Notes: A computed fold for a 1374-nucleotide RNA from an uncultured bacterium, annotated as small-subunit ribosomal RNA. The coordinates come from a structure-prediction model, not an experiment, and the mean pLDDT is 81.
[in-house]
RNA sequence: AACGCUGGCGGCGUGCUUAACACAUGCAAGUCGAACGGGAUCCACUGGGCUUUUUGUUUGGUGGUGAGAGUCGGCGAACGGGUGAGUAAUGCGUGACUAACCUGCCGUAUGGUUGGGGAUAGCUCCUGGAAACGGGUGGUAAUACCCAAUGCUCCAGCUGGAUGCAUGUCUGGUUGGGAAAGCUUUUUAUGCCAUAUGAUGGGGUCGCGUCCUAUCAGCUUGUUGGUGGGGUGAUGGCCUACCAAGGCGUCGACGGGUAGCCGGCCUAAGAGGGCGACCGGCCACAUUGGGACUGAGAUACGGCCCAGACUCCUACGGGAGGCAGCAGUGGGGAAUAUUGCACAAUGGGCGCAAGCCUGAUGCAGCGACGCCGCGUGCGGGAUGGAGGCCUUCGGGUUGUAAACCGCUUUUAUAGGGGGGCAAGCUAUGCCUGUGUGGUGUGGUGAGUGGACUUUAUGAAUAAGCACCGGCUAACUACGUGCCAGCAGCCGCGGUAAUACGUAGGGUGCAAGCGUUGUCCGGAUUUAUUGGGCGUAAAGGGCUCGUAGGCGGUUUGUUGCGUCUGGUGUGAAAGCUUACUGCUUAACGGUAGGUUGCGCUGGAUACGGGCAGGCUUGAGUGCAGUAGGGGAGACUGGAAUUCUCGGUGUAACGGUGGAAUGUGUAGAUAUCGGGAAGAACACCUAUGGCGAAGGCAGGUCUCUGGGCUGUUACUGACGCUGAGGAGCGAAAGCGUGGGGAGCGAACAGGAUUAGAUACCCUGGUAGUCCAUGCUGUAAACGGUGGACGCUGGAUGUGGGGCCCAUUUCCACGGGUUCUGUGUCGGAGCUAACGCGUUAAGCGUCCCGCCUGGGGAGUACGGCCGCAAGGUUAAAACUCAAAGAAAUUGACGGGGGCCCGCACAAGCGGCGGAGCAUGCGGAUUAAUUCGAUGCAACGCGAAGAACCUUACCAGGGCUUGACAUAACCUGGAUGAUGCCAGAGAUGGUGUGUCCCUUCGGGGCUGGGUUACAGGUGGUGCAUGGUCGUCGUCAGCUCGUGUCGUGAGAUGUUGGGUUAAGUCCCGCAACGAGCGCAACCCUUGCCUUGUGUUACCAGCGGGUCGUGCCGGGGACUCACAAGGGACCGCCGGGGUUAACUCGGAGGAAGGUGGGGAUGACGUCAGAUCAUCAUGCCCCUUACGUCCUGGGCUUCACGCAUGCUACAAUGGCUGGUACAGCGGGAUGCGAUACUGUAAGGUGGAGCGGAUCCUGUAAAACCGGUCUCAGUUCGGAUCGGGGCCUGCAACUCGGCCUCGUGAAGGUGGAGUCGCUAGUAAUCGCGGAUCAGCAGUGCCGCGGUGAAUGCGUUCCCGGGCCUUGCACACACCGCCCGUC
Repeated sequence: AACGCUGGCGGCGUGCUUAACACAUGCAAGUCGAACGGGAUCCACUGGGCUUUUUGUUUGGUGGUGAGAGUCGGCGAACGGGUGAGUAAUGCGUGACUAACCUGCCGUAUGGUUGGGGAUAGCUCCUGGAAACGGGUGGUAAUACCCAAUGCUCCAGCUGGAUGCAUGUCUGGUUGGGAAAGCUUUUUAUGCCAUAUGAUGGGGUCGCGUCCUAUCAGCUUGUUGGUGGGGUGAUGGCCUACCAAGGCGUCGACGGGUAGCCGGCCUAAGAGGGCGACCGGCCACAUUGGGACUGAGAUACGGCCCAGACUCCUACGGGAGGCAGCAGUGGGGAAUAUUGCACAAUGGGCGCAAGCCUGAUGCAGCGACGCCGCGUGCGGGAUGGAGGCCUUCGGGUUGUAAACCGCUUUUAUAGGGGGGCAAGCUAUGCCUGUGUGGUGUGGUGAGUGGACUUUAUGAAUAAGCACCGGCUAACUACGUGCCAGCAGCCGCGGUAAUACGUAGGGUGCAAGCGUUGUCCGGAUUUAUUGGGCGUAAAGGGCUCGUAGGCGGUUUGUUGCGUCUGGUGUGAAAGCUUACUGCUUAACGGUAGGUUGCGCUGGAUACGGGCAGGCUUGAGUGCAGUAGGGGAGACUGGAAUUCUCGGUGUAACGGUGGAAUGUGUAGAUAUCGGGAAGAACACCUAUGGCGAAGGCAGGUCUCUGGGCUGUUACUGACGCUGAGGAGCGAAAGCGUGGGGAGCGAACAGGAUUAGAUACCCUGGUAGUCCAUGCUGUAAACGGUGGACGCUGGAUGUGGGGCCCAUUUCCACGGGUUCUGUGUCGGAGCUAACGCGUUAAGCGUCCCGCCUGGGGAGUACGGCCGCAAGGUUAAAACUCAAAGAAAUUGACGGGGGCCCGCACAAGCGGCGGAGCAUGCGGAUUAAUUCGAUGCAACGCGAAGAACCUUACCAGGGCUUGACAUAACCUGGAUGAUGCCAGAGAUGGUGUGUCCCUUCGGGGCUGGGUUACAGGUGGUGCAUGGUCGUCGUCAGCUCGUGUCGUGAGAUGUUGGGUUAAGUCCCGCAACGAGCGCAACCCUUGCCUUGUGUUACCAGCGGGUCGUGCCGGGGACUCACAAGGGACCGCCGGGGUUAACUCGGAGGAAGGUGGGGAUGACGUCAGAUCAUCAUGCCCCUUACGUCCUGGGCUUCACGCAUGCUACAAUGGCUGGUACAGCGGGAUGCGAUACUGUAAGGUGGAGCGGAUCCUGUAAAACCGGUCUCAGUUCGGAUCGGGGCCUGCAACUCGGCCUCGUGAAGGUGGAGUCGCUAGUAAUCGCGGAUCAGCAGUGCCGCGGUGAAUGCGUUCCCGGGCCUUGCACACACCGCCCGUC
């Protein structure tokens, strides 16, 4: 600046950034009568006519006045005002020069201003044309024009002198030439001409500075210079003729793009960066292009001529015009004002002046466009009112805010006063030193109804905007529900949003507040100040070398750079310092300062120039030395393949396994002969050489460089190196050879879902040589070159020197120079790391980088035969891309270890029938939940009604249940009858307690608050539980290390079931886990001894601990003991620990249980319970009847029973433990085939009952079959529970007698009293469990080599582009 919302006042500023687009209308440059011809009008005086006079009218004369128009003449119009199109230098800024120039008006000075002449406009008359505009006749004036005279200086020629800086300048003499204007009323003045000079203004020249682009590298013929000439006010190729061939350019010419430049303005700590509005200086332009005229000055915005475009007038013949002056209009645009007032002031033009003109200017108007100032009130006021909002309902907040009381009056409104800008100008009077000097009076104001001041009225006339998740000051509620929307960046919104919208509250700024745009800053993110290049972007592939940059030591000189004094300039404004004026401020005034450039004086260390030395840098000589350094020629053996011949026979070859392929036409194998090409085993090595690429059999020839020693020579000859030149792996290209092996392409065979791949069999280009091109690589040490400096340790290659070894050689030690490695101190580094071979500390030079992608791509240029190389963008798009390190998780990475994890075994499941659960389907409903392990005999320890949550139908609505209040009635309960499926309704019988007499307790009805919900959300939650996992882990404090995340501790060596313990260690300790403590079981002791026990004593019975007794034993209940690697031996570090043994009931945690770290799975549960929010409220609440949860083509899970002889059936005979029992367990007895029934002893139980345990054992029978296996299914008859067994219970009995002959792929459990097998009990329960669950005992095995593999887990380590963490991330095709 614009836009959105809002808007009280004043001052000072400021206002077409776009269309240099087009313009209606008005105005913006005139003035002078003191240059001139002239003279309307008016006035005065005067004469005449008309009129009866007043009065009026008309016409003369004289004097004055002097309007309008026009001419002519002078001056001005070249200033002032506008705009920024063009212009990258003919511009601008700054500083010089002009001895190469001009200058009207103005100042100073000198001199002059004489004599003449002829026209012409205006005017008169005629006339053309529509108009614009003319044509002709006659006469007239000047400061208009012309001629002559004079003219120091002036100009030109000739000729002397002086002087300077080259052209020159000054000054003499002589010849020739060149001027003038007057006006005025007196005065005073004012003009005119010539010359000199000053001032002012201008012209010209030069140095320096002045945007982007090299994807513009070459440009230029008047071009560069000279001579002669022309032209100009003046220099000059400015122009012209001739001559020469130059001139400019990587210090960027030429070309392209953009742009008026500056003082300054914005920003910044500064250096810089951006801009060039307002104000001021310069330039350029005036509809577009060109041209001259006039003039002191123009190549002239409001002058002329020509051409173009456009507009207007026209009688169609012809004419007129130029707002980028002030207003204003249209248009363009996000956007920019009044067709205002005045010349009062400042200034300009003209004039002697009065004055006239002045859209310059001064003012006013419009715009919150900016800056500055002021106000919208001040004080008191808590029952903290009402209302709003929030709330845990108690309150909080809005908020002293309001109301209310008192006060003030800036501003506002109305009225009055009102200086100054005027110290000017002017008219006139007076005085006077006669200077427009002094003084008096009058006149002159656009703004101005202003500022300022005063009076009155009355809180009266005056607050909004944005924001409130973080950055960034400020939080709650409701609505919405990845919707609507927000967002500058991160991001917010998927039902509890401080981020959306609204409200309340708050924060910030305030007559403004936000948004958008532009610029600078922050950004040291282009780094001069002040950055980088091993891995983040970035060292050229390497060398030589041009320009350039930089450069050892010493002496002298110079004074260019450098430093310093003085001086000129650096306009004003601005900025800044001090003071000061408007009430303050903004704004203004006065006085200082302000980085540059020029001149001049001085200094001379340092850099430079010039001159002369030096030897240490560099080079040369001489003496040695190592080497796959390079080029050419010659040559060797092994191997492969091919070929010929022999032997020989069926395979060979190849692979993870195969096949294609080769082979009976004789392969492979083997022996011998021959051919060809390519590569050089061992030596061979972080060994050597080379600038890099690179270089390897041997010999010869040619040749480059290095290193060591010496110090003879040169004397800075050096370093780097833009352009440039050369070299430059592999692949590729051209030509000609060569071709054994290998081997892109290609073919075939395999693999695979596919396999245009990996593997196999073949195989062409190529690989090789010569020659030419290409010019790139992870051309890497991912580290440019040179020089100097800065601790060490230890290898190795090549030289030299010294020492010792008796001497030589060799070995050894030391030292020195030069290469090449490893480790490391300081230092550096983001870290990793580098570390005398630096990535340390410094100097010099070159190259390169500036977010990712697009892209090393397109276009253009250059190179190339081509392939392609090199140079090298933009549009668009993302908010990241990247580096190093950390912790986890992960890996078909590694190491160590564990677990019924595998293996070794035993038994199952998966096949059959049935049971139970689930899915699916079905249904009015088949209520709901649980879904890999970790849902599926799970919630449910027991659905006929109930349960029950589901469905159908029938009812109720303060409700089936709770509390409170109010009104009202009465007991409630019990018990009849009727209707009904019942709930329910109707109707009877009979009827209460306490009391302070108010009422209360209990209860029915009504009303209101409320109840109620197995309705939703387990992803809002608590609690509880599952799982990894009874796995050995998970952490903390202090210290230490690290810039930090973090690490250390917890890692390491051992050991353990164990982060168990020991040792070591920058760690030392500690906590939660482990273990132990707890329960149970196994042994012993002690105590107690009934309902248990019975050895000994006694009694009794058919018999029985049956009885008296006993306290020994078993057992029960208590309390203790016992086991600790304690003892011995081996191993081990004299450790932890481990192995073996003894003793012991038990031996290394004795067996079993309870016990579950930090955490993970948004794991499960809102249907146990609790609970936020949402939802329903005559219903999603509640009551009842009936039905359903029990359905059934099917699939799955968990079980039971089997398939039989280790068995079935049958007869006989043994041995348990845990439990339970009063609405209960129920004995003996009787009865029924049986389930059961009758009946009721005993028992609240170590006493009685349940209760005969079964497998086992001893006999008998069956004899391998769908059976004397198996029992499903179905039919008949019964029993029991219960209001009721139809849907839908259990049991008994008779009959029936299905599938099934040990179960595919696969899969589960178990390591000892375990698996397997056998029965028994309990909870729930009216009844219902032969199969589930939880317990109990009986009988009672097999196997474990071991840790390669499957699964899960622990520790260490490694990689990582994963972190929602491999069920990750991510690429390509369709």